[in-house]
RNA sequence: GCCUCAGUGGUCUAGCAGUAUGAUUCUUCGUUCGGGUCGAAGAGGUCCCGGGUUCAAUUCCCGGCUGAGGCC
Numbered sequence: 001g002c003c004u005c006a007g008u009g010g011u012c013u014a015g016c017a018g019u020a021u022g023a024u025u026c027u028u029c030g031u032u033c034g035g036g037u038c039g040a041a042g043a044g045g046u047c048c049c050g051g052g053u054u055c056a057a058u059u060c061c062c063g064g065c066u067g068a069g070g071c072c
Stems, first nucleotide, its partner, number of pairs: 001071007010024003018055001025043006048064005
């Protein structure tokens, strides 16, 4: 330098056009003498960045950035 893949709450992850899913974390409540476990409710996301297409983009297209792998 070229090619491929990935980037989604604090962390990990599903989704791949129609107001983003689950786990974990944190807070509160219940349970307990208390703690843990378990259960309930809640908090937490500019879906890496910038453009384009579309009625509508996390999703499709182009460019960029970062990371991983491969080729020379």
The RNA shown here (transfer RNA) has 72 nucleotides and comes from Coemansia sp. RSA 988. The same sequence occurs in records of 3 taxa. NCBI's taxonomy places the organism under Eukaryota, Kickxellomycota, Kickxellomycetes, Kickxellaceae, Coemansia. It matches the Rfam family "tRNA". Rfam classes the family as a transfer RNA. Its mean pLDDT, the model's own confidence on a scale to 100, is 83.